RNA sequence: GGAGCAGCUACACAUGCAGUCGAGCGGAUGAGAGGAGCUUGCUCCUUCGAUUCAGCGGCGGACGGGUGAGUAAUGCCUAGGAAUCUGCCUAGUAGUGGGGGACAACGUUUCGAAAGGAACGCUAAUACCGCAUACGUCCUAAAGAAAAAAGGGGGGAAUCUUCCGGGACCUCACGCUAUUAAGAUGAGCCUAGGGCCGAUAAGCUAGUUGGAGGGUAAAGCCCAACCAAGGCGAACAACCGUAACUGGUCGAGAGAGAAUGAUCAGUCACACCGGAACUGAGACACGGUCCAGACUCCUACGGGAGGCAGCAGUGGGGGAAUAUUGGACAAUGGGCGAAAGCCUGAUCCAGCCAUGCCGCGUGUGUGAAGAAGGCCCUCGGGUCGUAAAGCACUUUAAGUUGGGAGGAAGGGCUCAUAGCGAAUACCUGUGAGUUUUGACGUUACCAACAGAAUAAGCACCGGCUAACUUCGUGCCAGCAGCCGCGGUAAUACGAAGGGUGCAAGCGUUAAUCGGAAUUACUGGGCGUAAAGCGCGCGUAGGUGGCUUGAUAAGUUGGAUGUGAAAUCCCCGGGCUCAACCUGGGAACUGCAUCCAAAACUGUCUGGCUAGAGUGCGGUAGAGGGUAGUGGAAUUUCCAGUGUAGCGGUGAAAUGCGUAGAUAUUGGAAGGAACACCAGUGGCGAAGGCGACUACCUGGACUGACACUGACACUGAGGUGCGAAAGCGUGGGGAGCAAACAGGAUUAGAUACCCUGGUAGUCCACGCCGUAAACGAUGUCAACUAGCCGUUGGGAUCCUUGAGAUCUUAGUGGCGCAGCUAACGCAUUAAGUUGACCGCCUGGGGAGUACGGCCGCAAGGUUAAAACUCAAAUGAAUUGACGGGGGCCCGCACAAGCGGUGGAGCAUGUGGUUUAAUUCGAAGCAACGCGAAGAACCUUACCUGGCCUUGACAUGCUGAGAACUUUCCAGAGAUGGAUUGGUGCCUUCGGGAACUCAGACACAGGUGCUGCAUGGCUGUCGUCAGCUCGUGUCGUGAGAUGUUGGGGUAAGUCCCGUAACGAGCGCAACCCUUGUCCCCAAGUACCAGCACGUGAUGGUGGGCACACUAAAGAGACUGCCGGUGACAAACCACACGAAAGGGGGGAUGACGUCAAGUCAUCAUGGCCCUUACGGCCAAGGCUACACACGUGCUACAAUGGGCCGUACAAAGGGCAGCCAAGCCGCAAGGUGGAGCUAAUCCCAAAAAACCGAUCGACUCGGACUGCGGUGAGUCCGGAUCGCAAUCUACAACUCGACUGAGUCAAGUCGGAAUCGCUAGUAAUCGUGAAUCAGAACGUCACGGUGAAUACGUUCCCGGGCCUUGUACACACCGCCCGUCACACCAUGGGAGUGGGUUGCUCCAGAAGUAGCUAGUCUAACCUUCGGGAGGACGGUACCACGAGAUCGUU
Repeated sequence: GGAGCAGCUACACAUGCAGUCGAGCGGAUGAGAGGAGCUUGCUCCUUCGAUUCAGCGGCGGACGGGUGAGUAAUGCCUAGGAAUCUGCCUAGUAGUGGGGGACAACGUUUCGAAAGGAACGCUAAUACCGCAUACGUCCUAAAGAAAAAAGGGGGGAAUCUUCCGGGACCUCACGCUAUUAAGAUGAGCCUAGGGCCGAUAAGCUAGUUGGAGGGUAAAGCCCAACCAAGGCGAACAACCGUAACUGGUCGAGAGAGAAUGAUCAGUCACACCGGAACUGAGACACGGUCCAGACUCCUACGGGAGGCAGCAGUGGGGGAAUAUUGGACAAUGGGCGAAAGCCUGAUCCAGCCAUGCCGCGUGUGUGAAGAAGGCCCUCGGGUCGUAAAGCACUUUAAGUUGGGAGGAAGGGCUCAUAGCGAAUACCUGUGAGUUUUGACGUUACCAACAGAAUAAGCACCGGCUAACUUCGUGCCAGCAGCCGCGGUAAUACGAAGGGUGCAAGCGUUAAUCGGAAUUACUGGGCGUAAAGCGCGCGUAGGUGGCUUGAUAAGUUGGAUGUGAAAUCCCCGGGCUCAACCUGGGAACUGCAUCCAAAACUGUCUGGCUAGAGUGCGGUAGAGGGUAGUGGAAUUUCCAGUGUAGCGGUGAAAUGCGUAGAUAUUGGAAGGAACACCAGUGGCGAAGGCGACUACCUGGACUGACACUGACACUGAGGUGCGAAAGCGUGGGGAGCAAACAGGAUUAGAUACCCUGGUAGUCCACGCCGUAAACGAUGUCAACUAGCCGUUGGGAUCCUUGAGAUCUUAGUGGCGCAGCUAACGCAUUAAGUUGACCGCCUGGGGAGUACGGCCGCAAGGUUAAAACUCAAAUGAAUUGACGGGGGCCCGCACAAGCGGUGGAGCAUGUGGUUUAAUUCGAAGCAACGCGAAGAACCUUACCUGGCCUUGACAUGCUGAGAACUUUCCAGAGAUGGAUUGGUGCCUUCGGGAACUCAGACACAGGUGCUGCAUGGCUGUCGUCAGCUCGUGUCGUGAGAUGUUGGGGUAAGUCCCGUAACGAGCGCAACCCUUGUCCCCAAGUACCAGCACGUGAUGGUGGGCACACUAAAGAGACUGCCGGUGACAAACCACACGAAAGGGGGGAUGACGUCAAGUCAUCAUGGCCCUUACGGCCAAGGCUACACACGUGCUACAAUGGGCCGUACAAAGGGCAGCCAAGCCGCAAGGUGGAGCUAAUCCCAAAAAACCGAUCGACUCGGACUGCGGUGAGUCCGGAUCGCAAUCUACAACUCGACUGAGUCAAGUCGGAAUCGCUAGUAAUCGUGAAUCAGAACGUCACGGUGAAUACGUUCCCGGGCCUUGUACACACCGCCCGUCACACCAUGGGAGUGGGUUGCUCCAGAAGUAGCUAGUCUAACCUUCGGGAGGACGGUACCACGAGAUCGUU
């Protein structure tokens, strides 16, 4: 762009658009034509044609068009039926004669605003009414009686008449009347079957069912009265809700089903709401009437008018939402008419809308400099992309111009001819000629012209699902169909680039089906996921053994009728194709009728015995009911003995007891229950049943015969039984024991435990009717491997027994096939089949509410919805967890030793404070940690003063050597002034280093994020674990291996084993230490030789020893014995320096803790850039009501102080260690030898040992001396002042040390808690790193040197196996309930409002049938008085409406 199709709202509607016939009738009008008269421009007449607006009359307004409110059957669909009507149409028969009286129009008067009337007068007809006639019709008492009509038009020989126009008459077509057991069409009625929901809707019905009458076109309670009492219903009546029905449509599909009923077609219903009739062939009537009501409009306020669910259109409301107040009757049809024709918002066309379906276009080819630009980037490039530009073509569609079908058949006129007829006329038909008819329409279609020119959007891009990057945002904004995304690196939000999909559309929303075998007819289930009634009996129903004959309902086959057309399907045809239109066929799987068959089912009939039952003989049994009897035990009472407790518990207390308990003996009372036997034993339908005896009674099993002859199975409703608790009435009451009381426990303890104790438990009678009433498994029947027990019967055999074998009815265990999601079931099925019943359909709400039924009540039974969630559940798996179990280990406990927690101080942290007290670390695994060392610096913090390409790096330009002396200002940084100095290389151009200045790229950041990261580290834990390949098992997750039996420090090893192997871990290899050997050096050593000293390996010499540091040896369960399974291994002895891993170290599996660190370093992203960067000075990190951690020193006599004597190891040293000597009380000073170190120095080791001293007082044994007690002490040393030393630029904030003074707390530490198993703990000192100085810390070194371990019950942690689990972020899990506040939904609620509806009354418009006091009355009859008939009024019925009671919802 074209073609086709379709296009709101039973809400209210302004405006427009909707008959015909003059050939039925009377008027009126008046242009034209003709004629006459004549005053030739006037009048009259006639005729034709016309109009007719209005009226009488006829036909049509019951069709066509609209809508779906009502209606669950008065409707619809399919198939039948009898008791009916039918205008126009077709066919037939017989007629169409002769009269009468009115009413409109019209005229006059009059009322009213109008709409509309009223009175009087005139008039026609195909209007109306009698009379005559009556083939046929209808009524009948069978003689008889009743009942019709209408004319108008065309033409015309003969005859008659006339006013000469005509008429009678004839004829033609059109009308009219009557009629047909006529047709066609249409309509009315009846029967059967079919199609919604609710049983929380189970009983309904009085005109209801029937009879005899009336009425209707017609059957019928359709209807008045009378008689009878019926009729319908679980195969769903009555009632409630919803809904027009059908052909068809839709998507999916294999079908069956499900949903739907737009267009088109058939039927029904409705026409503002309710009611009613009239007319008519047909209506109870969309564009007719009457009444009532609501609403709207007009009004002179008296009264009137109206009905778009026709076509357009309007507005308001509603809604997610739906069009022009167009053209034409050209075609198709309809109405009227004789016809021409008129009318037709039916219809045909056009307009609007991408609403759907179909077709076409928006260009085609070439074109790499891979342009510009955008986006991304690893900065190399990539991509948009041959895309564009450029070059060469084409012209569909749109545009302009020109041409141009088909839809047209008919109609008029003329002529010819056939029929009719007396006729050449008329009429009808046919043919020829001629003329004429198109809304669409600037049509379809064709040609020419010009030019790539005029024509691409929408959604999506995390998975499902085709398609990915950047930026922005930062649980915000937002997305979302489900899962879910977003908390600073978002393919998920928003934007951009790119991509994907569809395309004049695309996406969203709403709806339907499918997938969904998640309602299962086809085609599901019920042990544990939802689901077997608690169990019987039994009604209806369903199903039913073998066999003869009949029948033909079901069943099967054939034929006939029907199943409208359209649609779907197949084959053709027409629009350029297609959509679309159209011809033929097939199909419409259905229903009905007829014929045939007789296998199966049914029915009838005759038989049979295998199912079922009866009779007879036995057997077992806690089967049921009633009555009686018994012993043990508890309790109470009486009596005796006897004395202080008993009882009870984890431990106690309440309680009982000197008024004599408990205990014990004897006796009595009373109630309840029945030990042992006793058993996956028995019986019963289930619930359930347990001492013994008797009586009554049900069922089962078994044996052999006889009998009945399908009598059976199941079972909706129904009915009976039905544990415990509970209820009612009356008894009974020993023990036990809800409630209750007291005592305990506990934070509390309305519990668990204890002491008491009432209902109840027991009996009789009556209710209740539920349980995890369970085998979580309905009943019945048949079939399908076995093995082993047990109970009751039977048979056979013999060796007669506690026997064997077989069989049957129960009851158990295991197991094959099969089944099952798995677990499991498995002849007692959850297997394979059949019959019947019950039940289920996501979780919660909820087995609840409301209603019904039952109950005395408690309650039971039946049984929802709103709302809410995306799950809930089953079985199994792997982990984790358990105040589950088994086995095992660890300074885990225990056994010991020594500490911490109390004191003072040191140090770290929290808190507080502060301008700042920089930051990090936080249970173990932060807290003497980062920090192996804050007076300045460090330093990151604070205050103040300064700098801005910067303190540091690279690049550019210019200048200058660099550098240096001195002075001034300032807290300093810094600023100003000033002196000296001209260097190095060179190809002579310049260059390198350094300094200053300038501009820009950039520097810089201990700023944030350790939850973006790398690296490093901690921890479980040096625990023994963690996995893989192949195979096997399992539907799978997974398992096995890796479990089991031993054994180990060890998943170390051995054996077994559907597993066989392998890897990372363990162990070993490495370092150190312990023994020996060999080699080597000399700063180490000194046995032997020599020299020397006051003394010393001091010296010569030596290399034996020791040391040093290189290489080796040695230890392997190797040997012997024992245990063990002959293995692995363990125990013991010997040898040996060392013995079963010799001691110690390094070494840390898969992983966990989003563990720690962006402040070691590195690094993504973000942030700051005259500052969050840089420099300087002063301060702070050292604060101090307090709390905690880690340490030191102590509290003393195993000690303190003093004198003397002895023995190490490992380290460090030149900006260093520093000797001897001298000075100082001392710290230290001075001094300067030696040492770049096995040489010299630090450097004295200290505990230890030997002495003396301190010790009031008392005791014991003893006499060297030991133990206990004992002092705030000759213990302890904080704090404070004074005086000094050292380091350093500097010691105030804020260092260490020394001296003489001062002399605090503290007398061994509450709850709690830590370390350690041997050269260990404890104790003693030494050194080093850091460092100018500053350790009670850290790291290292040696000296002295213990105690204890029975053992694994418990605490903590860990490993393996197993078990439970509602946990999986994994018990620091999950999760329950109350309360507070807000909101959502639902139930109840004193009540209240609205809609719907039942019953009983009131009321009574219009209208209609019958009757009728009253009023009025043209045609007909009349004896003229009147009558017949009619109209109005009244009466019966009835709509709206009103009120009341009780009900429904």

Predicted 3D model of a 1449-nucleotide RNA (small-subunit ribosomal RNA) from Pseudomonas sp. RNAcentral holds the sequence, with entries from ENA and SILVA. Rfam family: Bacterial small subunit ribosomal RNA. The coordinates come from a structure-prediction model, not an experiment, and the mean pLDDT is 81. The source organism's lineage runs through Bacteria, Pseudomonadota, Pseudomonadales, Pseudomonadaceae and Pseudomonas.